[in-house]
RNA sequence: UUAAAUAACUUGCUUAAUUCAAAGGAAGUGGGGGAACCAUUAGUUUGGGGUGAAUCUUGCAAAGCAAGUAGGGUUAAAAUCUUUCGACCCGAACCCGUCAGCUAACUCCGCAAGCAUUGAAAGAUUUGUUU
Numbered sequence: 001u002u003a004a005a006u007a008a009c010u011u012g013c014u015u016a017a018u019u020c021a022a023a024g025g026a027a028g029u030g031g032g033g034g035a036a037c038c039a040u041u042a043g044u045u046u047g048g049g050g051u052g053a054a055u056c057u058u059g060c061a062a063a064g065c066a067a068g069u070a071g072g073g074u075u076a077a078a079a080u081c082u083u084u085c086g087a088c089c090c091g092a093a094c095c096c097g098u099c100a101g102c103u104a105a106c107u108c109c110g111c112a113a114g115c116a117u118u119g120a121a122a123g124a125u126u127u128g129u130u131u
Stems, first nucleotide, its partner, number of pairs: 011116004018027003028111006038101001047099001048096004056068005071090005078126008
């Protein structure tokens, strides 16, 4: 000097997954169940349903792997947001337990886990600086 790894702090990202209090909890926010009306005239082992972007197609005999795909995310360094082009990624997993359309009142539950992106152009709002 270069590269890699580890620890702490700062900053940032996916996501509802944050803040306050701190004895119980509260605020905010996310999800489920649940009338009338409406919808379904079909469904009930070919089970059905929920959270989530994570559906679907093809190939291999298949597990599984591979290639795509609906769909989703990043592309920060005054803050937030939108669009276009380019680049880089994800396209899972889990739960309920024979049962659930919508749904006011009512009612139940969650606030975890995992990470490290910074190319360009246009625009809106807010803020700062200068005059």
About this RNA: This is a predicted structure of a 131-nucleotide RNA (c-di-AMP riboswitch aptamer (ydaO/yuaA leader)) from an Actinomycetes bacterium. It matches the Rfam family "c-di-AMP riboswitch aptamer (ydaO/yuaA leader)". Gene Ontology terms of the family: cyclic-di-AMP binding and regulation of gene expression. It was read from a public genome assembly, where an Rfam model found it. The organism belongs to Actinomycetes, within Bacteria. Model confidence (mean pLDDT): 82 of 100.